[in-house]
RNA sequence: GAAUACGUACAGCCGAGUCUCCACCGCAGGGUGGAGAGCGGGGGAACCGAAAGGGACCCGGGCUGAAGGUCUCACACUGAGGCCGGGGGAACCUUCUCCCCUAAGCCGCCAGCUAACCUCGUAGGCUUUGAAGGUCGGACUA
Numbered sequence: 001g002a003a004u005a006c007g008u009a010c011a012g013c014c015g016a017g018u019c020u021c022c023a024c025c026g027c028a029g030g031g032u033g034g035a036g037a038g039c040g041g042g043g044g045a046a047c048c049g050a051a052a053g054g055g056a057c058c059c060g061g062g063c064u065g066a067a068g069g070u071c072u073c074a075c076a077c078u079g080a081g082g083c084c085g086g087g088g089g090a091a092c093c094u095u096c097u098c099c100c101c102u103a104a105g106c107c108g109c110c111a112g113c114u115a116a117c118c119u120c121g122u123a124g125g126c127u128u129u130g131a132a133g134g135u136c137g138g139a140c141u142a
Base pairs, nucleotide, nucleotide: 011127012126013125014124018037019036020035021034022033023032024031025030038122039121040120041119042118043117048112060110061107062106063105064104068084069083070082071081072080073079085102086101087100088099089098092134093133094132095131096130
C1' cells in the first nucleotide's frame, strides 16, 4: 500500500416485512417472549359466475410471488438458447436509453367471487442508470 473477513455509522435498493409498549437476559450494542398499531396474505354468504344432458381422456386441484406463453437443441432426470409477455434499478409519473431478474416455497384430494366473521405473516437478501418533459416535498437565504 492492496485484498479479504467481522463490526459500527451514513446514503439508499428489492420485498408486506415497519413502529410503539411490557417482561426477562446481557457490561453494552443487542437478544428472547408477549401485546398493540400499521402494512401484507388466506379462508369465508347472498347476488353473479359455474354446474345440470351426451361422449372422450386421466395428466388431480389450489395458494404466495414479477417469475407466464411459445419454439429449437439436448434428453433417463436435469438442462441450454431464441422470441413474445412480465418485474426491478437512489421522491413520484410518462417516453427513450442502458443494466439486471423472470426463482423459490407452501397446502394436501380441498377452497370461484364474497359482507359479517375466522385466521396467518411482519422475513431475508443487497449496492442499482442516464436524458427529456411534467411535478410533489424539504433545507438555506432575503